RNA sequence: UGAGGGGGACGGGCGGCCGCUGCGCCGCAGGGCGGAGAGGAAAGUCCGGACUCCACUCGGGCAGGAUGCUGGGUAACGCCCAGGAGGGGUAACCCUACGGAAAGUGCCACAGAAACAUACCGGCGGCUCUCGGGCCGCUAAGGGUGAAAUGGUGCGGUAAGAGCGCACCGCACUCCUGGUGACAGGAGUGGCAGGGUAAACCCCAUCCGGAGCAAGACCUAAUAGGGGGACGUUACGGCGCCCGGCCAGUCCCCGGGUUGGUCGCUCGAGCCCGCCGGCAACGGCGGGCCUAGAUAGAUGGCCGCCACUCGCCUUCGGGCGGGCACAGGAUCCGGCUUACAGUCUUCCUCACCUC
RNA sequence: GGGCCCGUAGCUCAGCGGUAGAGCAGUGGACUUUUAAUCCAUCGGUCCUCGGUUCGAAUCCGAGCGGGCUCACCA
Numbered sequence: 001u002g003a004g005g006g007g008g009a010c011g012g013g014c015g016g017c018c019g020c021u022g023c024g025c026c027g028c029a030g031g032g033c034g035g036a037g038a039g040g041a042a043a044g045u046c047c048g049g050a051c052u053c054c055a056c057u058c059g060g061g062c063a064g065g066a067u068g069c070u071g072g073g074u075a076a077c078g079c080c081c082a083g084g085a086g087g088g089g090u091a092a093c094c095c096u097a098c099g100g101a102a103a104g105u106g107c108c109a110c111a112g113a114a115a116c117a118u119a120c121c122g123g124c125g126g127c128u129c130u131c132g133g134g135c136c137g138c139u140a141a142g143g144g145u146g147a148a149a150u151g152g153u154g155c156g157g158u159a160a161g162a163g164c165g166c167a168c169c170g171c172a173c174u175c176c177u178g179g180u181g182a183c184a185g186g187a188g189u190g191g192c193a194g195g196g197u198a199a200a201c202c203c204c205a206u207c208c209g210g211a212g213c214a215a216g217a218c219c220u221a222a223u224a225g226g227g228g229g230a231c232g233u234u235a236c237g238g239c240g241c242c243c244g245g246c247c248a249g250u251c252c253c254c255g256g257g258u259u260g261g262u263c264g265c266u267c268g269a270g271c272c273c274g275c276c277g278g279c280a281a282c283g284g285c286g287g288g289c290c291u292a293g294a295u296a297g298a299u300g301g302c303c304g305c306c307a308c309u310c311g312c313c314u315u316c317g318g319g320c321g322g323g324c325a326c327a328g329g330a331u332c333c334g335g336c337u338u339a340c341a342g343u344c345u346u347c348c349u350c351a352c353c354u355c
Numbered sequence: 356g357g358g359c360c361c362g363u364a365g366c367u368c369a370g371c372g373g374u375a376g377a378g379c380a381g382u383g384g385a386c387u388u389u390u391a392a393u394c395c396a397u398c399g400g401u402c403c404u405c406g407g408u409u410c411g412a413a414u415c416c417g418a419g420c421g422g423g424c425u426c427a428c429c430a
Stems, first nucleotide, its partner, number of pairs: 001351010012306007020037002023034004039326001043337002046335005051212004058244005064208005069083005084098001085096004099203002104201002106197003120143002122139007151169006170192001171190008216263004226254006237247002270289008308323006356429002358424005365379004373410001381397005403419005
């Protein structure tokens, strides 16, 4: 200098005028003053919780759902950190739904002899012969089919072959060593245990009651305390099913009423700084701070200057015009995923050049 | 706001691991004096998009996009 990899932060600034929503103070009041007012994703609603109600004394079984290498973190998680294994990259580094296919079942189209128990072509041996071949057997090395054909390479061996034998590699089992563990390294034994698929059913291990702030509670007003039907009190219904147990009604249709207010509601697994423990995620201690609560939904509009950037003109002083992302609370947190103009910063790798 | 469902030909829908179909519509022909009906033939698909599992994906899994359901999903 060029190319690339991993993190972190920001995502316009200042001033003026006019507004909007809460809060505090002053004023009898009209009103005045002060101060606050969207995000890193507020989003998708994909996970996990807090909270509330329902089912509950609730218990057991079944079904269903989710997760899936190991260890740790956390309120919890499908999240995060650290590590292992496999894969990619020259490297920094990145990716992984990564338990089990010798428990069982299913599926594997077409092609192919055969898709899980088989020999089409070929090779070899024997018998026969009308000398073209035919029949019986051995074989799985070669060819062919396929996504996939029963470990791979080499040497020996054989009628031809074959883990049939041997060496190396792979695999399985046993033992030893290191590690909390996943696993790694080593030694020995075994000729190989018989394909793939579990994002097919399933098996194993762990976890899970349901619904959601339109949850739910209170106040005020208004109307009706109705009519009809079905099931039922050993049964039905109520938690997905069953059993025990509990409750006393449950459901449908017609007709009618409300569409207000308050609470829940924002101080919380909260934010910032420092020290300590830990590789880290994170935890502990101390100090400081208060930082949106709207309800059809406030957080906006205009002007001036500056910053960034693009285009045109230039008398190189500048001038004119445009752009400035994704998006926006609705009970609140912890994550994940997705969208995002651009800017800053830090660490690392590779290549080339110069000293 | 929360919750649920759907996306396949122009329209309405089947198909749920093995070459994407049906009905209607469209086009051409036959029949008819003509039209309708009927019959025959034919056209037409990024199976919403992207990625993954698998030999193979419309189908299974993940992410995104679009649409629908409103006192008849919830006050």
Predicted 3D model of RNase P RNA and transfer RNA as a complex of 430 nucleotides. Its mean pLDDT, the model's own confidence on a scale to 100, is 76. It holds a member of the Rfam family "Bacterial RNase P class A". Gene Ontology terms of the family: dimeric ribonuclease P complex, tRNA processing and ribonuclease P activity.